[in-house]
RNA sequence: AUCUCAUCUAGAGUGGCUGAGGGAACUGGCCCGAGGACGCCACAGCAACCGCCCCGAUGCAAAUCGGGGGUCAGGUGCCAACUCCAACCCAGCAAUGGGGAAGAUGAGAG
Numbered sequence: 001a002u003c004u005c006a007u008c009u010a011g012a013g014u015g016g017c018u019g020a021g022g023g024a025a026c027u028g029g030c031c032c033g034a035g036g037a038c039g040c041c042a043c044a045g046c047a048a049c050c051g052c053c054c055c056g057a058u059g060c061a062a063a064u065c066g067g068g069g070g071u072c073a074g075g076u077g078c079c080a081a082c083u084c085c086a087a088c089c090c091a092g093c094a095a096u097g098g099g100g101a102a103g104a105u106g107a108g109a110g
Stems, first nucleotide, its partner, number of pairs: 002109007013043005021032003027086003045078002049075002051072001052070004056065003083102001088099004
């Protein structure tokens, strides 16, 4: 590379550098952006996936668990808009709803 599983309508910005595009990809929309976006760095912050702690269950024990909780931030991650929306399928007169695909993140396999 690839595969599996889980989650994706909540939450969380200041400063410095940079300087024109950016919101994953094609298309269409709609937004953000010289009142400086995007990106990078620093420091804050958010968050409970892993980890840690407590409890519970099972067990003689070691330990285990699709279990409950945590004022826990160590490993990741994240900090405009539902993953910004649509596209493909289904339901519906429509508004809209559901699903899928793709993607993101984590854990595991390899």
SAM riboswitch aptamer (S box leader) from an Acidobacteriota bacterium, 110 nucleotides, folded computationally. Its mean pLDDT, the model's own confidence on a scale to 100, is 80. The organism belongs to Acidobacteriota, within Bacteria. The sequence was found by an Rfam model in a public genome assembly.